[in-house]
């Protein structure tokens, strides 16, 4: 030095279900409820090279729940968005002392 860790800059990627009740012009809105980092007061929140932040497969599979993408499992399947800084860690050569 490199790997790696962290922090930051700046640029990108991603979701946004279930469910009760009211109220509708039946297209949706409002309040509450379950999950869960996030269920659109978002200038948030989660992710950026990867065995998953998030899609596909999948209107699939087991298992649960009022109900749901609730939970596993499918799963180093198949895709999927990076650059710089600065500390940190670190060790080979090279030099200087001894």
């Nucleotide at each position: 030095a490199a790997a790696u860790c962290a922090u930051c800059u700046u640029g990108g990627g991603g979701g946004u279900g279930c469910u009760u009740u009211g109220c509708u012009g039946c297209g949706g809105c409002a309040a509450g409820g379950c999950u869960g980092a996030g269920a659109u007061c978002a200038u948030a929140c989660c992710c950026c090279u990867g065995u998953a932040a998030c899609u596909u497969g999948a209107u699939g599979c087991a298992g649960g729940u009022a109900a749901u993408g609730c939970u596993g499992a499918c799963g180093c399947a198949a895709g999927g968005a990076a650059a710089g800084a600065u500390g940190a860690a670190g060790c080979a050569c090279g030099c200087c002392a001894c």
This is a predicted structure of a 98-nucleotide RNA (TPP riboswitch aptamer (THI element)) from Chlorobaculum sp. 24CR.
NCBI's taxonomy places the organism under Bacteria, Chlorobiota, Chlorobiia, Chlorobiales, Chlorobaculum.
It was read from a public genome assembly, where an Rfam model found it.
Its mean pLDDT, the model's own confidence on a scale to 100, is 78.